TPP riboswitch aptamer (THI element) from a Planctomycetia bacterium, 95 nucleotides, folded computationally. The sequence was found by an Rfam model in a public genome assembly. The coordinates come from a structure-prediction model, not an experiment, and the mean pLDDT is 77. Of the family's consensus pairs, 95% are formed in the model. NCBI's taxonomy places the organism under Bacteria, Pseudomonadati, Planctomycetota, Planctomycetia.
RNA sequence: GUUUGUCGCUAGGGGUGCCUCCCCGGAGGCUGAGAAUAGACCCUUGGAACCUGAACCGGAUCGUACCGGCGUAGGGAAUGCGAGCGCUGGCCAAA
Numbered sequence: 001g002u003u004u005g006u007c008g009c010u011a012g013g014g015g016u017g018c019c020u021c022c023c024c025g026g027a028g029g030c031u032g033a034g035a036a037u038a039g040a041c042c043c044u045u046g047g048a049a050c051c052u053g054a055a056c057c058g059g060a061u062c063g064u065a066c067c068g069g070c071g072u073a074g075g076g077a078a079u080g081c082g083a084g085c086g087c088u089g090g091c092c093a094a095a
Base pairs, nucleotide, nucleotide: 001087002086006083007082008081009080010078011044012043013042014041016038017030018029019028020027021026050075051074052073056069057068058067059066
C1' cells in the first nucleotide's frame, strides 16, 4: 500500500406459516436463524434474506410456503465507514 465470503458501527431490505383446544382474548404443538415487536433474527450485488412463477410439480405429514424440483428463470436492499487474517513493496537493524 492493498486486503477474507472475517469482526464492529451506521444506513437499508425482508418474513412471521401450519395444526389442536378455548365463548372471545388466549394457550399448546411442528419445522426453522427467525413464525409480528422479537428493539430479536436473517440479508445487502461474491445478493436463495425475500418476492413472482404458485391455489405449480414430486415425496412425506394430523397439517403446512415440511423436504426436493422449479433455479445457470425473472426481480430484489451499501461497489458505506472503521478494523483487519493474509499478500506485496520500501527503509533500518542483525546475519